[in-house]
Context: one part of a larger RNA
């Protein structure tokens, strides 16, 4: 160097953008760097292979022949890689047109409910549990009616549904804004894929400053249960949960399945478009994109996967190499901290 793997056995970076690099569609002619062929030089001796000789054999050793990865020069070939030139349209991008959507940001508005406050009316309980008690209530609670305040979340619609790169996104309207899909086949003409480093995004919890605080609720107090009960149950309740700005950068960040591309039976449902059929909203047939289920071939240790592959192939990246020690120590680096990232060894089996 080659050789094996990564859904569940060790192994896909949480996700995206993108630098270097690697890889790269169809046709023509050119060059000849890679590549291939020929000739020639070199490739010391020893070593290696064959033949043959010397020590009684062998090891060892003398002689002869051969081979030798490769490298240089010259001549030549032009399929492939490469380079430069010209062209193409199927990859890619754009245009026109139509469409679906909880995609993102900001502002405004709405109703139900909980809690609290005020008022009316009213009286002895209420609340909670398996049962209770703590708690609340004659300074008038709970139940009920009216008024008000405030915060958070948006029932039904709702779907096995949709959108987003992932994290994630669900009341209504307006403004700003990203992506996606169908149709036309109009334009450019390979402009592409991946992506070490790098940069950005990144649930919850947590941190900083300031605000906010209805409900819920780590910690904490109390009541129960119990042998005990630092719990499960009950009554309270601070941080937090919410907002703005700034950090943190993790997760069973999961499809435990990297990204892109081509190829390979069918069937059923569902979301969005288009075409055909039709008098026609329908139905039916076809097609593209998405989302699910079943299943042929094939694959798999099995489970299962099966045109959204875990099948059959190609390109690029990441990662694995017995268990424990350990995702730890040390060092470095990032962070306000908590801690993150990178990442061993002794020793034990």
């Nucleotide at each position: 160097c080659u050789g094996g793997g990564c859904g569940u056995a060790a192994a896909g970076c949480g996700c995206u953008c993108g630098u270097a690099g690697g890889c790269g569609g169809c046709c023509u002619g050119a060059c000849a760097g890679g590549u291939c062929g020929g000739u020639u030089g070199u490739g010391a001796a020893a070593u290696c292979u064959c033949c043959u000789g010397g020590c009684u054999c062998a090891a060892c050793u003398g002689g002869g022949a051969g081979g030798g990865g490769g490298c240089g020069a010259c001549c030549g070939a032009a399929a492939c890689c490469g380079u430069g030139a010209g062209g193409c349209u199927u990859g890619c991008a754009g245009g026109c047109u139509a469409g679906a959507g909880a995609g993102g940001g900001a502002c405004a508005g709405g109703g139900a409910a909980u809690u609290c406050c005020c008022g009316g009316a009213g009286u002895a309980g209420u609340g909670g549990u398996a049962a209770a008690a703590u708690g609340c209530g004659u300074u008038g609670a709970g139940a009920u009616c009216g008024g008000g305040a405030g915060g958070a979340a948006c029932a039904c619609c709702a779907g096995u549904g949709g959108c987003g790169a992932a994290a994630g996104c669900g009341c209504u309207g307006u403004c700003c804004u990203g992506g996606c899909u169908g149709g036309c086949c109009c334009u450019g003409g390979a402009c592409g894929c991946u992506g070490a480093g790098g940069a950005g995004c990144g649930a919850a919890a947590g941190c900083g400053u300031g605000g906010g605080g209805a409900g819920c609720g780590a910690a904490c107090g109390g009541g129960a249960u119990u042998a005990g009960a630092u719990a499960c149950c009950c009554c309270g309740g601070u941080a937090g949960u919410c907002c703005a700005c700034g950090c943190c950068g993790u997760a069973a960040a999961c499809g435990a399945u990297g990204a892109g591309a081509a190829c390979u039976a069918g069937g059923u449902g569902u979301g969005g478009g288009c075409c055909g059929u039709u008098u026609g909203a329908c139905c039916c047939g076809g097609u593209c994109c998405g989302u699910a289920c079943c299943g042929c071939a094939g694959c798999c240790a099995a489970c299962g996967c099966g045109c959204g592959a875990a099948g059959c192939u190609c390109u690029c990246c990441g990662c694995c190499u017995g268990a424990g020690a350990a995702g730890u120590a040390c060092g470095g680096u990032c962070g306000c901290a908590a801690g993150g990232c990178u990442a061993a060894a002794a020793c034990u089996c």

The part of an RNA shown here (small-subunit ribosomal RNA, central domain) has 349 nucleotides and comes from an uncultured bacterium. The prediction has a mean pLDDT of 89. The RNAcentral record of the full RNA draws on ENA and SILVA.